[in-house]
RNA sequence: AUGAUCAAUCCGGGAGAGACCGCAAGGCGCCGAAGGGGUACUGCAAGAAACUCUCAGGCAAAAGGACCGGAUUGGGACG
Numbered sequence: 001a002u003g004a005u006c007a008a009u010c011c012g013g014g015a016g017a018g019a020c021c022g023c024a025a026g027g028c029g030c031c032g033a034a035g036g037g038g039u040a041c042u043g044c045a046a047g048a049a050a051c052u053c054u055c056a057g058g059c060a061a062a063a064g065g066a067c068c069g070g071a072u073u074g075g076g077a078c079g
Base pairs, nucleotide, nucleotide: 006074007073008072009071010070011069012068013067018028020027021026029059030058031057035055036053037052038051041047
């Protein structure tokens, strides 16, 4: 002195599905993009998903939200 993978913080974008029914108790119907589980392959073991399950979560708004982009910080691969 170039500043990779990765991690954190902040900002922006961010889908789907009933503002259902019921006097009430409660009931039925749906969604998958927090999280979690399962699975192909490999196969000694370990290890996945935007697939799948719907446990959790969600079905006006708000909040949340995988993922994407930008900035900052840490870090220090490579040159």